[in-house]
Context: one part of a larger RNA
RNA sequence: AGCGAACGCUGGCGGCAGGCCUAACACAUGCAAGUCGAGCGGCCGUAGCAAUACGGCAGCGGCAGACGGGAGAGUAACACGUGGGAACGCGCCCUUCGGUUCGGGAUAACUCAGGGAAACUUGAGCUAAUACCGGAUACGCCCUUACGGGGAAAGAUUUAUUGCCGAAGGAACGGCCCGCGUCCGAUUAGCUUGUUGGUGAGGUAACAGCUCACCAAGGCGACGAUCGGUAGCUGGUCUGAGAGGAUGACCAGCCUCACUGGGACUGAGACACGGCCCAGACUCCUACGGGAGGCAGCAGUGGGGAAUAUUGGACAAUGGGCGCAAGCCUGAUCCAGCCAUGCCGCGUGGGUGAUGAAGGCCCUAGGGUUGUAAAGCCCUUUCAGCGGGGAAGAUAAUGACGGUACCCGCAGAAGAAGCCCCGGCUAACUUCGUGCCAGCAGCCGCGGUAAUACGAAGGGGGCUAGCGUUGCUC
Numbered sequence: 001a002g003c004g005a006a007c008g009c010u011g012g013c014g015g016c017a018g019g020c021c022u023a024a025c026a027c028a029u030g031c032a033a034g035u036c037g038a039g040c041g042g043c044c045g046u047a048g049c050a051a052u053a054c055g056g057c058a059g060c061g062g063c064a065g066a067c068g069g070g071a072g073a074g075u076a077a078c079a080c081g082u083g084g085g086a087a088c089g090c091g092c093c094c095u096u097c098g099g100u101u102c103g104g105g106a107u108a109a110c111u112c113a114g115g116g117a118a119a120c121u122u123g124a125g126c127u128a129a130u131a132c133c134g135g136a137u138a139c140g141c142c143c144u145u146a147c148g149g150g151g152a153a154a155g156a157u158u159u160a161u162u163g164c165c166g167a168a169g170g171a172a173c174g175g176c177c178c179g180c181g182u183c184c185g186a187u188u189a190g191c192u193u194g195u196u197g198g199u200g201a202g203g204u205a206a207c208a209g210c211u212c213a214c215c216a217a218g219g220c221g222a223c224g225a226u227c228g229g230u231a232g233c234u235g236g237u238c239u240g241a242g243a244g245g246a247u248g249a250c251c252a253g254c255c256u257c258a259c260u261g262g263g264a265c266u267g268a269g270a271c272a273c274g275g276c277c278c279a280g281a282c283u284c285c286u287a288c289g290g291g292a293g294g295c296a297g298c299a300g301u302g303g304g305g306a307a308u309a310u311u312g313g314a315c316a317a318u319g320g321g322c323g324c325a326a327g328c329c330u331g332a333u334c335c336a337g338c339c340a341u342g343c344c345g346c347g348u349g350g351g352u353g354a355u356g357a358a359g360g361c362c363c364u365a366g367g368g369u370u371g372u373a374a375a376g377c378c379c380u381u382u383c384a385g386c387g388g389g390g391a392a393g394a395u396a397a398u399g400a401c402g403g404u405a406c407c408c409g410c411a412g413a414a415g416a417a418g419c420c421c422c423g424g425c426u427a428a429c430u431u432c433g434u435g436c437c438a439g440c441a442g443c444c445g446c447g448g449u450a451a452u453a454c455g456a457a458g459g460g461g462g463c464u465a466g467c468g469u470u471g472c473u474c
Stems, first nucleotide, its partner, number of pairs: 001473003005470005012346006018339002020304001025302003029299003034063003039060002042057006070257003079182007088174002093170008101135004110125006141150003155162002183229003190220003195217008232254004236247004259280005282293004310336001312335003318332001319330004349379004359370004383415001385410005393401001418463005423444003429458005439446002
């Protein structure tokens, strides 16, 4: 000098920021990812005689749920940082070229009949599609023994559009490989059999022992392999004149994880926090046959701890998902609440006022000091309070914040000061009490009868809505 701090005493206001560092311990409750009727059939409601129109519901289908949000357990590694590389992928978006033809069979919903306590589930029958399948066509595309072979589509509507398929390019993003850099221990010295390389095959979006068969016997290591310990990495942050040291909260980039372990499915993308399957521990329901769950999302609870907040408001803004749109969703976000946790600003009044009041304390009893301090007199009204007006943030509409910020007026010095220290280091001294006791203490050291060092008082010094102490870093 600094801190995500804590503790003690004290505490007026505002702005900005920050707020489980411990048990990646367990979690009640609510919310945190939906949306589309301009893909499809149906059911219900309202209006209507009806056609139909409007609204709602579950289902099929599409896109999104791989983003956003959280955490740092694991990881000493191409994980990260930096600089390169070649053998790749890419939904939505942009640009360009070409196409959008003919058919088919199902299935949920629904109806009927069952099973089950529930979760849920079985059979039969009916039906639609931008769901599924086949044929046709193929500029370009893929394979090829270069002859030839293979492969596509979906429509909708308010008639203006929008969608769908193939191909090429772009943008942005992602996967992979490599050089260099990245903690401690040698009281860890040898490690390795898919191990190192080759051939062939498989596999992947893609290179590769990535996997497999065979062949060879290699590969790494005192320039520290292997093993053990510790740890997410970085931009940065703190300190320091710098070099360096320490650190990685908040904000941002990357990585990893999602009760523990394993696995794949779907998909452009996951081996998927609020998806699926299996196993395990734990919790809950049960009619005992069987089921349900995963806050390291936002709040909140218990527990642990020296210690860390509301079961708040709004989608108004910014951004995201879906939708032609209207719009819906959004604990992302924007705000509000709590906390002196930090930084910054402001106030607790200003002027005048001596025969230097009273009181306190000291005294050589003369006086000194507290001290212009108070009172008194003259003023002011920041902040807080009360009354009135009242935004920007919104581009035509839409404002949670919020009757907030800000402005005007009113009253009255009125509501607002503490904490630590005073032996030396170190700024600030006397009296009383105590008597190696009680106690103090960062170091030196004080205290055993005159203690500036303990306790109290008066006085003084320092900082100030804070002041001290403890812990940690330089």
This is a predicted structure of a 474-nucleotide part of an RNA (small-subunit ribosomal RNA, 5' domain) from an uncultured bacterium. The full RNA is in RNAcentral, with records from ENA and SILVA. Its mean pLDDT, the model's own confidence on a scale to 100, is 89.